Notes:
Predicted 3D model of an 87-nucleotide RNA (SAH (S-adenosyl-L-homocysteine) riboswitch aptamer) from Dokdonella immobilis.
RNA sequence: GCUGCCGAGGGGCGCUGCAGGUCAGUUCCGCGACGGAACCGGACACAGGCUCGGCACGCGAUUCCCGUAGAACGGCGCCCGCCCCAA
Numbered sequence: 001g002c003u004g005c006c007g008a009g010g011g012g013c014g015c016u017g018c019a020g021g022u023c024a025g026u027u028c029c030g031c032g033a034c035g036g037a038a039c040c041g042g043a044c045a046c047a048g049g050c051u052c053g054g055c056a057c058g059c060g061a062u063u064c065c066c067g068u069a070g071a072a073c074g075g076c077g078c079c080c081g082c083c084c085c086a087a
Stems, first nucleotide, its partner, number of pairs: 001059002003056007010080006018049001021044003025039005048073001
């Protein structure tokens, strides 16, 4: 660093629906399986999928140690909370 899980980035309701997901369909593989792969993009559902940190196995990569800092973002509409300023 990759993969998975967890936590944090204040929260709730509604709407739309890209990626991914589930179902369906088509093709191929398989003796067969609610099996696997590819395609399709019809239906369902979908606005923490991003960043920071922690944990875990495996894989990859890598000189090490100490100190300091604790963020930047996230479609549309409404509402709540917190802080500051003004009235």